[in-house]
Context: one part of a larger RNA
RNA sequence: CCUACAGCUAGACGGAAAGACCCUAUGCACCUUUACUAUUUUUAUACACUGUUCAAAAAAAAUUUUUGUCUAGUCUAGGUGGGAGCUUUGGUAAUCAUGGAAAACCACUCGUAAAUUUUUUUUGAACUCAUUCUUGGCGAAAACAAUGUAUAUUAGGUAGUUUGACUGGGGCGGUGACCUCCUAAAAAGUAACGGAGGUAUUUACAAGGUAGGCUCAUUAGGUUGAUCCCUAAGAAGAGUGUAAUGGCAUAAGCCUGCUUGACUGCAAGAUUUACAAAUCAAGCAGAAACGAAAGUUGAACAUAGUGAUCCGGUGGUUCUGUGUGGAAAGACCAUCGCUCAAUGGAUAAAAGGUACGCUAGGGAUAACAGGCUGAUGACUCUUAAGAGUCCCUAUCGACGGAGUCGUUUGGCACCUCGAUGUCGGCUCAUCACAUCCUGGAGCUGAAGGUGGUUCCAAGGGUUCGGCUGUUCGCCGAGGAAGGUGGUACGUGAGCUGGGUUUAGAACGUCGUGAGACAGUUCGGUCCCUAUCUACUGUAGG
Numbered sequence: 001c002c003u004a005c006a007g008c009u010a011g012a013c014g015g016a017a018a019g020a021c022c023c024u025a026u027g028c029a030c031c032u033u034u035a036c037u038a039u040u041u042u043u044a045u046a047c048a049c050u051g052u053u054c055a056a057a058a059a060a061a062a063u064u065u066u067u068g069u070c071u072a073g074u075c076u077a078g079g080u081g082g083g084a085g086c087u088u089u090g091g092u093a094a095u096c097a098u099g100g101a102a103a104a105c106c107a108c109u110c111g112u113a114a115a116u117u118u119u120u121u122u123u124g125a126a127c128u129c130a131u132u133c134u135u136g137g138c139g140a141a142a143a144c145a146a147u148g149u150a151u152a153u154u155a156g157g158u159a160g161u162u163u164g165a166c167u168g169g170g171g172c173g174g175u176g177a178c179c180u181c182c183u184a185a186a187a188a189g190u191a192a193c194g195g196a197g198g199u200a201u202u203u204a205c206a207a208g209g210u211a212g213g214c215u216c217a218u219u220a221g222g223u224u225g226a227u228c229c230c231u232a233a234g235a236a237g238a239g240u241g242u243a244a245u246g247g248c249a250u251a252a253g254c255c256u257g258c259u260u261g262a263c264u265g266c267a268a269g270a271u272u273u274a275c276a277a278a279u280c281a282a283g284c285a286g287a288a289a290c291g292a293a294a295g296u297u298g299a300a301c302a303u304a305g306u307g308a309u310c311c312g313g314u315g316g317u318u319c320u321g322u323g324u325g326g327a328a329a330g331a332c333c334a335u336c337g338c339u340c341a342a343u344g345g346a347u348a349a350a351a352g353g354u355a356c357g358c359u360a361g362g363g364a365u366a367a368c369a370g371g372c373u374g375a376u377g378a379c380u381c382u383u384a385a386g387a388g389u390c391c392c393u394a395u396c397g398a399c400g401g402a403g404u405c406g407u408u409u410g411g412c413a414c415c416u417c418g419a420u421g422u423c424g425g426c427u428c429a430u431c432a433c434a435u436c437c438u439g440g441a442g443c444u445g446a447a448g449g450u451g452g453u454u455c456c457a458a459g460g461g462u463u464c465g466g467c468u469g470u471u472c473g474c475c476g477a478g479g480a481a482g483g484u485g486g487u488a489c490g491u492g493a494g495c496u497g498g499g500u501u502u503a504g505a506a507c508g509u510c511g512u513g514a515g516a517c518a519g520u521u522c523g524g525u526c527c528c529u530a531u532c533u534a535c536u537g538u539a540g541g
């Protein structure tokens, strides 16, 4: 070195199970509720099933009767029409007078009051024949129950669903549309949970239009009790309704007069732009305002002050009008109703739990480990203010500066989610040296002894117990010393399973609740017969 056998389990990110943790899905399932919407149920009312009798009250209609006083007029004239007579022989009326209106008698009618009848309604009481209950029968209740229909009410009992996005994992927090500046790299444009702010309007005795006029802030001087005021300088250091930026004195700033162009119908041409939108605009026609005129005016110094479509309301119009005429309804023009603010707006209408969970996926995305980085951390060097009686550097060393390492806490999210098992202990280790002991040196604020500090050095060694799941830590004992770290925080196909981290249960707290808690507590299945590599032993060649 080869072969065979017997072992061992460090590796083959070993086998097993399309990860159960985490995230995603306009996935699913159960559960909860003061999520939304339904529904069963409850209650109430009306009608039907539903009939009889009595009493009272109310309303309506009919019949009969009663009744109607301003003043003048003998007087208590309801109104209108006809009317010169009527009558039971008692009278009465006309005629006359008064008055707005004249009477008897007849008809109709208005208001007041009463009686009678009929109908309806309500209330109270009774009945039995519908109906219900109990039944062998008797009986009980009774036009109410019950049942049906309709409208309200109640309603996690039941059901269907919703519960959104961005995000240096997700959650919590924050944000979402529009305007201004920087980032933005001298055209335009340009991202981030980058840095700063503002808006969801305001204005009609205008803050709009036009014509005319004026010049600000501030400083100096004069004057005054003090302002006002006067003179000079003054490109803007003011003002602009409002944020910022860019403009603006020929003013876009300030004042005054007159006014409504804060118009109607249009629009060449451009800017912007995926679309939809958005912006600028000469010019034409009409009717106006101001100005002597030329001219200017289709809101505001500019850039924010916003909301598509559907649906519905209101006003108007020489439109359509379902056999015809109308109407309804629609069309067209004008206008109104959305923190539809998750602001290109899924619906008129929507919250949660899951550790009982399930599925599809993801290393597109977290927890372990690795990787990159090295802020933090550990260690080293440098400078030396100061402490050290004096004296920076025996020893200690602030404020700073430069590095090394990859043992901390992090950042990133690069392999792994068709699985890389996670703390501690046991067993077995192996390496580094920034050395705990043992060894050799330098300096010392080293007399000796005991020390301090620095350099060299990894050969060997580096304990046993009590408490705690603990690593760590505290304590006890002895000891030369009881080192610091790496090895997937070495080592679960080697062991354990006390902790963490399923399902059961409880406490405290939170929550209406289902349930939840780097809060606590009791309990809780650890599989693999070794093919290859590596290693150990034996035998043979």
Stems, first nucleotide, its partner, number of pairs: 001541007010533003014528002022362004027358002029354004035161005043152006051127015067111002078109005085092002131141003165175002173193001177199006200343001201241001202300002208259007216237001218233005239248002242305001244303003263286004269280003275344001288297003311337007319330002369416001370414001371412003375409001377405006386396002423498001424496003428490001429487005436461003439456006463477005504522004508517003
Molecule: large-subunit ribosomal RNA, domain V
Organism: Microchloropsis salina